[in-house]
Formats: sequence, C1' cells, structure tokens
RNA sequence: GAAGCGGGCCGAAUGAUCGCUGGCGGGACGACUCGCUGGAGGAAAGUCCGAGCACCAGAGGGCAGGGCGCUGGGUAACGCCCAGCGGGGGUGACCCCGGGAAAGUGCCACAGAAAGUAGACCGCCUCGAAUCGAGGUAAGGGUGAAAGGGUGAGGUAAGAGCUCACCAGCUUUAGCGGUGACGCUGAAGGCUAGGUAAACCCCGCUCGGUGCAAGACCAAAUAGGGGGGCGCUUGAGGGCGGCCCGUUCGAAGCCCCCGGGUAGGUCGCUGGAGGGUCCGGGUAACCGGGCUCCUAGAUGAAUGAUCAUUGCCCUGCUGACCGGGUGACCGCGGCAGGGAACAGAACUCGGCUUACAGGCCUCUUCCUCA
Repeated sequence: GAAGCGGGCCGAAUGAUCGCUGGCGGGACGACUCGCUGGAGGAAAGUCCGAGCACCAGAGGGCAGGGCGCUGGGUAACGCCCAGCGGGGGUGACCCCGGGAAAGUGCCACAGAAAGUAGACCGCCUCGAAUCGAGGUAAGGGUGAAAGGGUGAGGUAAGAGCUCACCAGCUUUAGCGGUGACGCUGAAGGCUAGGUAAACCCCGCUCGGUGCAAGACCAAAUAGGGGGGCGCUUGAGGGCGGCCCGUUCGAAGCCCCCGGGUAGGUCGCUGGAGGGUCCGGGUAACCGGGCUCCUAGAUGAAUGAUCAUUGCCCUGCUGACCGGGUGACCGCGGCAGGGAACAGAACUCGGCUUACAGGCCUCUUCCUCA
C1' cells in the first nucleotide's frame, strides 16, 4: 500500500433568533404570561423470544397440543451470553452447525436399467438352433446430489467380503485423562450400516390466558333501576326578573335520596434486575463492595426550523516561488460548487434480528521498501 461474506466502536460541534413540551418559581387562584431548567436511538424499528407488573382463570392427576435440545457455567429469565467439545468451511483473522436415522413408518425431483428387500443399460463370462436368445456377474463404463466401504492378494468360466491381510468406519467392552461433552490406547464382533426429524415419530426438559386500550380511583348532563315523600280539581308543579299577593298554563305527574354505567379527569408513568468510575473474585460471560450521577414522560401525541462559524466527505480549477515520484499520479495548501445516512420514545427492562451516509480502532493475508 492492497484485500478481508474478520472483530469492535462513533453516529458533527458551538452560538444566535423564532417556536413546541415536562418540571419549579413569580404575576392573589384559574386562564394566560414572564423567568430558570430538563427534553430520542444505536438501533427508539420488527414486535421475534424471555421477564417484571396488572387483571382473569385454576383442588389434584392424566391425555392432547406448543416450545426447546452437545457439555459446563452466567442470569430474574431466555430460543440470549461466556468458556469448552465434536463436525464443516476459509491460506488466515475468523465464521457456520449441534438429541435420536442401528425403535418403527414415509419420502428421495430430473437423469438413470435400477433410489434402498438393491439393481443387468453397455461391458465381461458360459451355453444354444448364434446381428439373436437364456443364464451367471456389481470388477470396468454410463446416469445422478446420492449406486450399498478402500487397497492388495487368493479365488473363479467371469466375478463378488466369497476368503484373507492392512486401513477407514460401526457396535460392544477394558484401562487411562477430563466435573462433563469427549479424547488417547487396547480387545472382541459382524464384513459395512445412504440421506432426510423446519416429515410423522421416539427420548429428555419445559409451558395457564390476556396485555398499560393491563388495571385502580374520582365523577357530570341525559335516559334506565331501587327506595321515600307530596299531589290527582279541596290545584302537585311551571311561566310572568328575586320574594309576597295576584294572574295565567295545568292534570298526572313532581321532588328528594341511593346505586351502577358513560363523557371527562387523576393515578399507573418512569429512580431502575439503572448509568459512570475505582477496587476485589472469575479465563470469560458475570458477581460483590466503595464513591458518584439523575438522564424525556407526551396522549393527535413535544423533542423542531432558519442563519452564522468551524469540522467531515465528494467534484472541478489551481500552486512555475510547497513536498514525494522517471512518470501517470499522490499528499498538502488556496478558490468555487455540492452533500451529510438509517431512522424517531408511548408501561419498563434483558436479548435477538433487520436498516445505516461517513469516520475511527484493532486483527489477518499478500505485495513493496529499509
């Protein structure tokens, strides 16, 4: 210097003006207004897992159904994280996968003769009445993602674990190491066992439902419900401005209390399995202790807009008076123009996944120079 489908991190800054919104204080309260002060993210997103919290349901046991699945640890919990084990990929940094296919059933496209009780298309061998037919044969060819261990020797008409030796793998087993997954070494066996469980299934563990529009409280007007009182021509009640008189309308209603619900409002609501830093334990995830910080709570839903300066990136021009290089060109400086992502809290946490302009750190491989 180049490359990396290696790992991690950041996500422009400052100021002014005009706004929006939470809190506190003042203007006596309210409305309104003034001042001070707080005001999005690494993913606030998808709502995919796991919890807290709330309500509903629930004796106990079983069936059905869902989820998870190597081992050990972490955690409130997890399908997450850490450390390991085994397998696979990569030159490498590193990444991906994880119960059982030797309990049973199903499936394996296309091609191919045959796709799982193996199988005769070509070839090979034997026989016959011989361009053909019958039988044998899985060594060789061909098809396919996959053709039923590999190499060699014996054997045979030709062949074949048919037999044997070695190797690979499997099952059982012994010793050693490891908490364990598992590893190393040995013995015996039968010659060999294809793939697929995000197909049914088997084994083990585990699992109530609904989500803050949960839910709790306060509570109108109108119309229902329950109770009581008054009145029905001996005039309840209403209108004529409040009261009395008067006048008028007026006939089955009128008034009071209680209770539920709605509109509306308050709470839930943000200080928490919280952040930072130091020390200690642990390989690590994480845990313990000390100190310190407070950091949005809206409800048609605020967190914004404009301008200036600086910084970042891109493009063009430029420097004979900057630097490097033979050079194309690169770095640096100046001028002009342009650009700045993905996205936006809505009860709160822990994760996962997905999106992202530009920049930084670190690691690996290769090349060049000293």
Bacterial RNase P class A from a Candidatus Adiutricales bacterium, 370 nucleotides, folded computationally.
Taxonomically the source falls in Candidatus Adiutricales (Bacteria, Pseudomonadati, Thermodesulfobacteriota, Desulfarculia).
Its mean pLDDT, the model's own confidence on a scale to 100, is 77.
The gene name in the source record is rnpB.
The RNAcentral record of the sequence draws on ENA.